[in-house]
Context: one part of a larger RNA
RNA sequence: CGUUCGUUUCUUGAAGGGAUUCGUCUACAGUACGAGAGGACCUAGACGAGGGAACCGCUUGUGUGCCAGUUGUGCCGUCAGGUGCAUUGCUGGGUAGCUACGUUCCUAUUAGAUAACUGCUGAAAGCAUCUCAAGCAGGAAACUUACCCUAAGAUAAGGAAACGUUUCCGCCUCAUUGGCGGAGGGAGAUCGCCGGGAGACUACCGGUUAAUACUCUGCAAGUGGAAGAUCCGUAAGGAUUUAAGCUAAGCAGUGGAAAGAUCGAAGAAAAA
Numbered sequence: 001c002g003u004u005c006g007u008u009u010c011u012u013g014a015a016g017g018g019a020u021u022c023g024u025c026u027a028c029a030g031u032a033c034g035a036g037a038g039g040a041c042c043u044a045g046a047c048g049a050g051g052g053a054a055c056c057g058c059u060u061g062u063g064u065g066c067c068a069g070u071u072g073u074g075c076c077g078u079c080a081g082g083u084g085c086a087u088u089g090c091u092g093g094g095u096a097g098c099u100a101c102g103u104u105c106c107u108a109u110u111a112g113a114u115a116a117c118u119g120c121u122g123a124a125a126g127c128a129u130c131u132c133a134a135g136c137a138g139g140a141a142a143c144u145u146a147c148c149c150u151a152a153g154a155u156a157a158g159g160a161a162a163c164g165u166u167u168c169c170g171c172c173u174c175a176u177u178g179g180c181g182g183a184g185g186g187a188g189a190u191c192g193c194c195g196g197g198a199g200a201c202u203a204c205c206g207g208u209u210a211a212u213a214c215u216c217u218g219c220a221a222g223u224g225g226a227a228g229a230u231c232c233g234u235a236a237g238g239a240u241u242u243a244a245g246c247u248a249a250g251c252a253g254u255g256g257a258a259a260g261a262u263c264g265a266a267g268a269a270a271a272a
Stems, first nucleotide, its partner, number of pairs: 001153001005164007015150004021049007033038001050107006059100001061098002066093005071086006111144002117138004167183006188263004193207004214255001216253004221247003228241005
């Protein structure tokens, strides 16, 4: 821009893409078959390999913005307590998120038309013949369906529901429910602003009377017993106060920021 008034939400599916893999075991059955040795089809069931998707309750990993321990050195005048640097200094753990080595699920099934091939009826050619004779039937992981995803620019541009198109003033007029111009309003949208389990950017999603970011409170969870004081010990250190103190991204409640600007529809037709 188009889809022929403008929007919001939902939807049909032309078409396209993906997947559609393989094995072992059990029963049938030591049966059919076979002198024996050996040893099935079909059907039913179970378990896997490979591939794929989703998720983080469990088990892991990471977690450079959490907690603790500790070495050297500098600084806060000293002690105590802290802090900077040393790969995050090193070490032990670890929330959210992400994640596989973890968990769950799928790889199922139906129909059609067929290939090689197997047939029925059957002439040309009194026989025979599955037939580049008429006619009829079976037959594969391949094809079309079926399953999952995208999908109306599918220009044949589809469908459904809902919302919106008003008022005032001036001028003209065939005096009208008409025409022109202006102002306000207008479903909805965009920009801007605050954010995100969304994200390279864009896009998408949420937010302005609403639980979106953030504050505070509580909880969960992590670390593992803070500082100060008292007591014990010559001291290093230990005990009590004290399941302490501290705590990121988690959950809930409470309070509560986010000025504003712009665009925006036959303003219809028909009927009366």
This is a predicted structure of a 272-nucleotide part of an RNA (large-subunit ribosomal RNA, domain VI) from a Candidatus Shapirobacteria bacterium. The organism belongs to Candidatus Shapironibacteriota, within Bacteria.